[in-house]
Context: one part of a larger RNA
RNA sequence: CGUGCGCGGGGGAUGCCUAGGCGCUGAAGGCCGAAGAAGGACGCGGCGAGCGGCGAAACGUUCAGGGGGAGCUGCUGGCAAGCGAUGAUCCCUGAGUCUCCGAAUGGGGCAACCCCUCCGGCGUGAUGGCCGGAGAUCGGCGGUCGGUUGACGACCGCACGAGGGGCAGCGGGUGAACUGAAACAUCUUAGUAGCCCGACGAAGAGAAAUCAACCGAGAUUCCCUCAGUAGUGGCGAGCGAACGGGGAAGAGCCUAAACCGGUCAGGGUCCGGCAACGGGUCCUGGGCGGGGUUGAAGGGCCAGCGCGGGGCGAGGCCCGGGCGGCAGGAGGCGGUACCCGAAGUGGCUGGAACGCCACACCAGAGUGGGUGAGAGUCCCGUAGGGGAAACCGCAGGCUGUCGGCUGGCGCUGGUGCCUGAGUACCACAGGGCACGAGGAACCCGGUGGGAAGCAGGGGGGACCACCCUCCAAGGCUAAAGACCUUCAGCGACCGAUAGCGGACAGAGUACCGUGAGGGAAAGGUGAAAAGCACCCCGAGAGGGGGAUGAAAGAGGACCUGAAACCGCGUACGCG
Numbered sequence: 001c002g003u004g005c006g007c008g009g010g011g012g013a014u015g016c017c018u019a020g021g022c023g024c025u026g027a028a029g030g031c032c033g034a035a036g037a038a039g040g041a042c043g044c045g046g047c048g049a050g051c052g053g054c055g056a057a058a059c060g061u062u063c064a065g066g067g068g069g070a071g072c073u074g075c076u077g078g079c080a081a082g083c084g085a086u087g088a089u090c091c092c093u094g095a096g097u098c099u100c101c102g103a104a105u106g107g108g109g110c111a112a113c114c115c116c117u118c119c120g121g122c123g124u125g126a127u128g129g130c131c132g133g134a135g136a137u138c139g140g141c142g143g144u145c146g147g148u149u150g151a152c153g154a155c156c157g158c159a160c161g162a163g164g165g166g167c168a169g170c171g172g173g174u175g176a177a178c179u180g181a182a183a184c185a186u187c188u189u190a191g192u193a194g195c196c197c198g199a200c201g202a203a204g205a206g207a208a209a210u211c212a213a214c215c216g217a218g219a220u221u222c223c224c225u226c227a228g229u230a231g232u233g234g235c236g237a238g239c240g241a242a243c244g245g246g247g248a249a250g251a252g253c254c255u256a257a258a259c260c261g262g263u264c265a266g267g268g269u270c271c272g273g274c275a276a277c278g279g280g281u282c283c284u285g286g287g288c289g290g291g292g293u294u295g296a297a298g299g300g301c302c303a304g305c306g307c308g309g310g311g312c313g314a315g316g317c318c319c320g321g322g323c324g325g326c327a328g329g330a331g332g333c334g335g336u337a338c339c340c341g342a343a344g345u346g347g348c349u350g351g352a353a354c355g356c357c358a359c360a361c362c363a364g365a366g367u368g369g370g371u372g373a374g375a376g377u378c379c380c381g382u383a384g385g386g387g388a389a390a391c392c393g394c395a396g397g398c399u400g401u402c403g404g405c406u407g408g409c410g411c412u413g414g415u416g417c418c419u420g421a422g423u424a425c426c427a428c429a430g431g432g433c434a435c436g437a438g439g440a441a442c443c444c445g446g447u448g449g450g451a452a453g454c455a456g457g458g459g460g461g462a463c464c465a466c467c468c469u470c471c472a473a474g475g476c477u478a479a480a481g482a483c484c485u486u487c488a489g490c491g492a493c494c495g496a497u498a499g500c501g502g503a504c505a506g507a508g509u510a511c512c513g514u515g516a517g518g519g520a521a522a523g524g525u526g527a528a529a530a531g532c533a534c535c536c537c538g539a540g541a542g543g544g545g546g547a548u549g550a551a552a553g554a555g556g557a558c559c560u561g562a563a564a565c566c567g568c569g570u571a572c573g574c575g
Stems, first nucleotide, its partner, number of pairs: 001573009015559001016524002020494002022491009031165002039101003042055003046079002050075002052059001061095001063094005071083003106115003116135007137162003140158007169200001170198005180187001184234001210217002221248005231239002252476003255420001259290003263286010295454001297419003300415008309319004320406001323403006332394005338386003344359005360377002362366001368380003425449004430444003435461001456471005511518002531558001534545004
């Protein structure tokens, strides 16, 4: 020195564990903000650095209501000082407080700081100082003016609104590339990502100018299917319906116009008046009220007929009845604390019984967790029941109020007044439709042109005819449904290099980066600290006794404790 064996050191694999994650299902809830949010800074404790909590009333409030019942002063285990059956700590509901920054809004500013004006108050001899309130901008509304009555603008006022935030979901605007096509350009990726605007608890869509097929259906949305079909496609890669059927949910409405009434403004004309002006009539226009809303067309107007609560009445008004909207809200259900809740003893082993043995018991409860090992009957629970003063959610008898109706409704005939125009449609160049210009309908908007108007108009995949069907160019609309959070349950999900990046007092932390941003490592004594009194060596660290403990070869660098690596002893080999 090597090899074997034995014993250690070192290291932290493995096994076991779980405080944390991941996923699914169900139920409930869903916007916050100038009454100052989201998010922060700085403070608040007897001793207090961090986290959590709270805000100068600061580990909480002189508070109010409810629950609960013996301990309490958070994580936190120490010291000190206290509190609590006159019911604390704790849990739930409400009220109050809530520094400074932040949309940040009196002005400024390098966020958490500096400075000002006015009003009211405190303090000082006075100044400085302190406290409370108001003071941003834009829009809207009202008023007074300018302007041509318009467009627009100035000033004053207003407890009117907005502004900012929000993971994901939603609507709209704008809109890539890598990639795929085994290259690449049409195409694809993809109307995706990104950016911008907007709204909501959902959003959007929605009450047929829809489909269908000569039979019929009857708003929208979502799911299953139709179907990887029909199609589309450098007919490549790919893209990819609809009709119909089955389900979830279910809800329908309001206007514009004709016409009528009334009012205001402008204009024409006539009369009176010298004029200012007043009155009559016609035209035009604007609010308002009635009317009206449809496609077997509907409505208006005129005439006729039928039906038709009451009272007064010239119109019209009042009373009564029914339907609907809105508001309040008794009582109900659910949520935010909780409460009741059956049944086991003895022996043995052991440090400990929940194990084993014996004999019992409960069960609408033998899901689960804890307890010194494996507990239906020890504890928390579980099945099953019960419960809210306060706040919230849901439907909501009833009451109030408002609107419609209540006098009009129906039918017949006539009239041909109305039924959404720079619209439909066409051309050109585009976009969206599963559909890439194709035979390309349909929908949208850019430029130009530009109807009919009910004897009208759109659609039925070029176009035409017949036939069928619907009524555009105004608007609103719950539910089914997306996402997030909370709660509950579950898992042939993970088990500390896994599972969220994060199981850990101290993670979006340390650390890196000018910044946008990137982003860790790190769990386990024991049943219980009983965390080694005392003695010895040592400067200490550490160790040896001894004590505790079932175990200390569980000693806090603490369960198990693999390997690399480093030693000690021993045997053999070689030098």
Molecule: large-subunit ribosomal RNA, domain I
Organism: Thermogemmatispora tikiterensis